The RNA shown here (small-subunit ribosomal RNA) has 1579 nucleotides and comes from Fervidibacter sp. It matches the Rfam family "Bacterial small subunit ribosomal RNA". Rfam links the family to the GO terms structural constituent of ribosome and ribosome. The prediction has a mean pLDDT of 86. NCBI's taxonomy places the organism under Bacteria, Bacteria candidate phyla, Candidatus Fervidibacterota, Fervidibacterales, Fervidibacter.
RNA sequence: CUGUUGGAGAGUUUGAUGGUGGCUCAGGGCGAACGCUGGCGGCGUGGAUAAGGCAUGCAAGUCGAGCGCAGGCUCGCCUGUGGGUUCUGCCUACAGGUGGGUGCUGAGCGGCGAAUGGGCGAGUAACGCGUGCCUAACCUACCCUGAGGACCGGGAUAACCCUGGGAAACUGGGGCUAAUACCGGAUAAUCUCCCUCGUUGCAUGGCGGGGGAGGAAAGGUGUCCGUUCCGAAAGGACGGAUGCCGCCUUGGGAUGGGGGCGCGUCCCAUCAGGUAGUUGGUGGGGUAACGGCCCACCAAGCCUGUGACGGGUAGCCGGCCUGAGAGGGUGGCCGGCCGCACCGGGACUGAGACACGGCCCGGACCCCUACGGGGGGCAGCAGCCGAGGAUCUUGGGCAAUGCCCGAAAGGGUGACCCAGUGACGCCGCGUGGGGGAGGAAGCCCUUCGGGGUGUAAACCCCUGUUGGUGGGGGAAGAAGCCAACCCUUCGGGGUUGGUUGACGGUACCCCACGAGAAAGCCCCGGCUAACUCCGUGCCAGCAGCCGCGGUAAAACGGAGGGGGCGAGCGUUGCCCGGAUUUACUGGGCUUAAAGGGUCCGUAGGCGGUGUCCAAAAAGUCCCCCGUGAAAGCUGCUCGCUCAACGGGCAGAGGUCGGGGGAGACUGGGACACUUGAGGGCAGGAGAGGCCAGCGGAACGGCGGGUGUAGCGGUGAAAUGCGUCGAUAUCCGCCGGAACACCAAUGGCGAAGGCAGCUGGCUGGAAUGCCCCUGACGCUGAGGGACGAAGGCCGGGGGAGCGAACCGGAUUAGAUACCCGGGUAGUCCCGGCAGUAAACGUUGGGCGCUAGGUGUGGGGAGUUUCGACCCUCCCCGUGCCGCAGGGAAACCAAUAAGCGCCCCGCCUGGGGAGUACGGGCGCAAGCCUGAAACUCAAACCAAUUGACGGGGGCCCGCACAAGCGGCGGAGCAUGUGGCUCAAUUCGAUGCUACCCGAAGAACCUUACCAGGGCUUGACAUGCUGGCUUAAGCCUGCCCGAAAGGGUGGGGUGGGACGGUUUCUGCCGUCCAGCCAGCACAGGUGGUGCACGGCUGUCGUCAGCUCGUGCCGUGAGGUGUCCGGUUAAGUCCGGCAACGAGCGCAACCCCUGCUACCAGUUGCCAGCGGGUAACGCCGGGCACUCUGGUAGGACUGCCCGCGUAAGCGGGAGGAAGGUGGGGAUGACGUCAAGUCCGCGUGCCCCUGAAGCCCUGGGCUGCACACAUGCUACAAUGCCCACUACAAAGGGUCGCGAACCCGCGAGGGGGAGCGAAUCCCAAAAAAGUGGGCUCAGUUCGGAUCGCAGGCUGCAACCCGCCUGCGUGAAGACGGAGUCGCUAGUAACCGCCGGUCAGCAAUACGGCGGUGAAUACGUUCCCGGGCCUUGUACACACCGCCCGUCACGCCAUGGAAGCCGACCGCACCUGAAGCCGGUGGGCUAACCCGAAAGGGAGGCAGCCGUCGAGGGUGUAGUCGGUGACUGGGGCGAAGUCGUAACAAGGUAGCCGUAGCGGAAGCUGCGGCUGGAUCACCUCCUUU
Repeated sequence: CUGUUGGAGAGUUUGAUGGUGGCUCAGGGCGAACGCUGGCGGCGUGGAUAAGGCAUGCAAGUCGAGCGCAGGCUCGCCUGUGGGUUCUGCCUACAGGUGGGUGCUGAGCGGCGAAUGGGCGAGUAACGCGUGCCUAACCUACCCUGAGGACCGGGAUAACCCUGGGAAACUGGGGCUAAUACCGGAUAAUCUCCCUCGUUGCAUGGCGGGGGAGGAAAGGUGUCCGUUCCGAAAGGACGGAUGCCGCCUUGGGAUGGGGGCGCGUCCCAUCAGGUAGUUGGUGGGGUAACGGCCCACCAAGCCUGUGACGGGUAGCCGGCCUGAGAGGGUGGCCGGCCGCACCGGGACUGAGACACGGCCCGGACCCCUACGGGGGGCAGCAGCCGAGGAUCUUGGGCAAUGCCCGAAAGGGUGACCCAGUGACGCCGCGUGGGGGAGGAAGCCCUUCGGGGUGUAAACCCCUGUUGGUGGGGGAAGAAGCCAACCCUUCGGGGUUGGUUGACGGUACCCCACGAGAAAGCCCCGGCUAACUCCGUGCCAGCAGCCGCGGUAAAACGGAGGGGGCGAGCGUUGCCCGGAUUUACUGGGCUUAAAGGGUCCGUAGGCGGUGUCCAAAAAGUCCCCCGUGAAAGCUGCUCGCUCAACGGGCAGAGGUCGGGGGAGACUGGGACACUUGAGGGCAGGAGAGGCCAGCGGAACGGCGGGUGUAGCGGUGAAAUGCGUCGAUAUCCGCCGGAACACCAAUGGCGAAGGCAGCUGGCUGGAAUGCCCCUGACGCUGAGGGACGAAGGCCGGGGGAGCGAACCGGAUUAGAUACCCGGGUAGUCCCGGCAGUAAACGUUGGGCGCUAGGUGUGGGGAGUUUCGACCCUCCCCGUGCCGCAGGGAAACCAAUAAGCGCCCCGCCUGGGGAGUACGGGCGCAAGCCUGAAACUCAAACCAAUUGACGGGGGCCCGCACAAGCGGCGGAGCAUGUGGCUCAAUUCGAUGCUACCCGAAGAACCUUACCAGGGCUUGACAUGCUGGCUUAAGCCUGCCCGAAAGGGUGGGGUGGGACGGUUUCUGCCGUCCAGCCAGCACAGGUGGUGCACGGCUGUCGUCAGCUCGUGCCGUGAGGUGUCCGGUUAAGUCCGGCAACGAGCGCAACCCCUGCUACCAGUUGCCAGCGGGUAACGCCGGGCACUCUGGUAGGACUGCCCGCGUAAGCGGGAGGAAGGUGGGGAUGACGUCAAGUCCGCGUGCCCCUGAAGCCCUGGGCUGCACACAUGCUACAAUGCCCACUACAAAGGGUCGCGAACCCGCGAGGGGGAGCGAAUCCCAAAAAAGUGGGCUCAGUUCGGAUCGCAGGCUGCAACCCGCCUGCGUGAAGACGGAGUCGCUAGUAACCGCCGGUCAGCAAUACGGCGGUGAAUACGUUCCCGGGCCUUGUACACACCGCCCGUCACGCCAUGGAAGCCGACCGCACCUGAAGCCGGUGGGCUAACCCGAAAGGGAGGCAGCCGUCGAGGGUGUAGUCGGUGACUGGGGCGAAGUCGUAACAAGGUAGCCGUAGCGGAAGCUGCGGCUGGAUCACCUCCUUU
């Protein structure tokens, strides 16, 4: 620059990712149907099912110019009758007779048509169709054209008449008659046949000459002329000429057909063999014609894996739909071909049929019938019934187009042209246009502010499509035909006039009226465009896939709003697309589905190097010609106002045919070549195979010896063996099987597989020489052979081992794992079987594409005496690795890389390697190998987690070591359970259970019973009212109270304004009250709607980010590795470098010191004082108080270490985080709490709100949890004597003193507290008692008497005294706490609180231990790694039997049906053949009679539809019973698999077992873990 106009994806498997893979969606289409809706027009289109059955009408006739007859009409004549009359003549009507005319009617003879047109798709898998070619193997009516001809005769027969049968349909007999009907004869060709000759072609054959034989016909009509015929006439008849239409023979053409061939044309191989006219020949028959089409005879062929035969399905094509295309699907309308016409068979006629509206026969069905017989065929148009989800008018017209007949006029035509009907489709138009508010009403939403519907409406101004009404105009589609005239080649042509339209007064145009009559449907979770409210509550329902719905649903239903399309919109069904998901274009097979177990080899496919073929050109390529009908499609263009639709021109369209050309490549032919392949020779390697022999170790048995009580076996045992002497040990003998070490990622083999040694026989490979052959090759559907273990048959053998089986254990069970026995088998020979995780899960061959390093075999080089070493080459066998490939893992010269050739195999999961069928096998079983049904996945690799009865490393009172408890008792408290009117509610493994409760007699209180209140016990606002109203004080009545009812008296607020002499009065407002309205109130629900707070993992050391890097990605790296730490603490390394939240530190208490301060604390020194005391003066040293500082950092030393750090030491009050606290990362448990509080939504409103009285929360046959007190002497009791800390106190703590045995009472000092009080601390100590006892232990329980608080201790408080004196004697299985000032023991204080059920909880101090070897084990946790079928994550997942329900399906005695085969019987019509004694006009003989020729009926035969009998096959239905399978919410039994799944799993096989399964034998790794070996990588 030119050409080309075309190709989009999404959802869904997972926690996430990549891949594989199926399912599903968005698009287009339809002869559609269904739902809702529906204004107009144009153009199309409409029985897809029952090729089911059909009432009625119509769909094929026409010709009088082929013929006879009858009738009508008409014109004459004759006769008769009636009427009229102008009166024997005429007029008229009717009847009869007769003749003529005729354009009318009917049937008949005859001709042409009826074989076209129209319908339908049953059948057909075929030369049926498509395409191309052939026919020298053929026909063709009508039509065109050429040539020739049409002469002479004859006999009948319908109609009609007469007569008969029959209900009818129809039909018999007699008689007459015509023809373009029929027949004979003549003539005749270039026609046909025969003989012969010539010539020619590749063959059958063609062409030509001669001779012989055979072999046609029909007339009609127009015009003119003629006639001695007939007639009264009209006219007829006859003859001639001419025109037209016909007739006969023949040639050619055209058209239409017949026949043949190449190629193309669905599924099943679970249809593999088929075939008897079958295949061919010879002869004949038949046909228009070839042919086995048919027949006789002869031969034995013919078809088939390039799919015969059989089965299923189906009319084929042009086209149509879809698709980028290739392709896929389809064959409705229109067009071509074929087939069919109720089903089956048959022929006749004819140019043409085996004939839709013809015939005959059989069958089914329907109709008529007088029961004797007849009739019928809508898959023509319309219409009806039926079946169905479903498909129209019993319309008009021949005006046009076309067809048939006719000379023509014309007739016929449900072909056709129109109209009708259905939104069935396509196309066009309309349902109005403009203006009109920050925007009415209604409705919807709302955060209550507002927003939406929405310029939408109203309203104003217009317009007038379409429909309607009224009025007016008004087509094209018509060419022909007729008449006249003109011309003429006499066929015809032209001009003028007249005439012909179903649609239809339609289309179209004009005027008037008038917004007047005209919008719906689907959708709005994602895909996919469009969101809110309400209702509902896993219900009702939705759903194309994924999936929605269990109380806030954009997914259900309604509404508002929105989106899409629009006279339609959705749904369903079907097709293509998307789907490169059958892959030709354009896929795959290590692990996802998929390599055959291995080799040999047939057909087939593919094939090395060079030259030649002179056209030898099949494939391939180019050009031309023919054909590929029309329609359709595409482009251009034109016509209906546009479009749909239609017209014109062009193009495109074939694996097609013919001709010409090219000669590279493939193929073919020929000749060579050596590198592929094979052979030869040489010396080597090897568990290659087969046969025979031999050997030692071990084992078992037998015999003998020694020897004695056990042996054996296991986790531990037992069964078993052994005093009849085992085991052990020695010697001898016997037996069978297997061959230690060597030995190896070693070797050999095609695979399976092969291992002691020796011999024999034998296969293959490698290397070297480069000698021979000369492409001899590769692969390999079928096929054949080989083929571990197990198994089978027959025969042997049998030591050990060892399915089954028996026993012993284990166990809930144990048909197992373990143990003791043990049969088949394992071994040998012969035969069968033919599988496997037969695996490298990787077919074979050839070539090509970096390297490195082992190892086996051979060779070469170098060197040597020879070797080793070293270098190189080839073959084999491993590992690592580049490019490249791969979804990744990984593969990587031994490819899974790059190419070529051939074979096998795959196409979602389950059902199922099952069923059926077939083949093989003795059987077991093997090979081949589905479907229904069902699921929305199944699956591969890798990732992050989690988990493991996996591994490594490491922590923690985790175990261990130790001390004290719990579990037993009594009691306290909490909980479960039970009870109850109520026992309010919540908390429920660890992480609920002395928890919410740090105080339930009323209250609390949420629960129950009963009594009450209703703007409420409490808040805010509004309206109206009251102002001696409320409040305060004080009564009465009912009442349990709350509350209800009803009085008295006094007082009776504030602000402002007005008025006023003050008091006061008035008005308004606030406050208050009453009535009413908004609202309050709810411990009612939802902690699975939430905030906040909390528990737990866990004070565990983790959790992340930015940038970079790696990976397709999820993701990884960092965070890993080696050290170290309490710590992801730090150090070193490192594709990482940094950073954040956590850790640590900073904060508080405590341990040491200093300083500051000194009352209420302290008291050393000084002074005073007391019985005594910091009591006083004084002091602030000390203690103490409480504030500020210091101190500790592995800083110093030694050792180890790169470092971090560790070990030890010094100093120090204190060390390696000093001790304790506070502090809780990302997150987890839908953890806990709506009853602390807040809060969305829902719910209650004379109640689910509020008040009150009483009861309950305390109930008790039990169970658990947490505690207290004990069981006693390390104790208890009594007496005496000491020493704390931290707290609390004015509605309070309360001293001394007095009273009481005591609880307590009186009392009231002091103290708002370093001052006073609670207050005594207790254990301890000293002294005394008790003496092992249910006790001087223990104190429950009960009785009596008291005290205190409080309105009130009955239910239901605490305390005291006296009395009582229970269980309990140290606690089963099991279980808890604690590592130092800890446990243990001891007391003190506080909060809550009137009091107290506190033994609880939170603090305080006193006395004050033991133990830690260690990390195997239990529990929890951290990091790395590994496996995984887990991911609501092992409390996971998941398998099989059994039981129940539903579904589809296999088998099955049989039963039923459809189709089809074979044999035989029967056999209609009919063709053919034979016969033909009956019948017979034409021709022949004959005068005739009669005969002959020929024909017909009849009869016989072959074939033959159908029917029958028997039998076989295929397919289907059904079937008692039976087999497994699928699905189903929570069923039963076990636990097989996934982590070493707790016995590694799996494959094949065999046996066994409720079941998963177990066991034996062989195999595989797709097995974890530890150790070792080998190889490799790195240092």